[in-house]
RNA sequence: GCACCAGUAGUUUAAGGGCAUGACUCCAGCUUCCCAAGCUGGCAAUCCGGGUUCAAAUCCCGGCUGGUGCA
Numbered sequence: 001g002c003a004c005c006a007g008u009a010g011u012u013u014a015a016g017g018g019c020a021u022g023a024c025u026c027c028a029g030c031u032u033c034c035c036a037a038g039c040u041g042g043c044a045a046u047c048c049g050g051g052u053u054c055a056a057a058u059c060c061c062g063g064c065u066g067g068u069g070c071a
Stems, first nucleotide, its partner, number of pairs: 001070007010024003018054001026042005047063005
């Protein structure tokens, strides 16, 4: 330098054009003499910029970061 793959809450993970899912963490409540565990509820996310579309995490282009291969 070229090609391919990946990028979604603090962590991890699903969604393959139509309200962004679950788990752990965190917060509140219940339970307990207290803690832990357990139960219920809640907060929090699509790497960036453009394009296509009524509608984009999803499709297209460019960029950034990481990984793999070739040179």
This is a predicted structure of a 71-nucleotide RNA (transfer RNA) from a Candidatus Woesearchaeota archaeon.
Its mean pLDDT, the model's own confidence on a scale to 100, is 83.
Its Rfam family is "tRNA". The family's RNA type in Rfam is transfer RNA.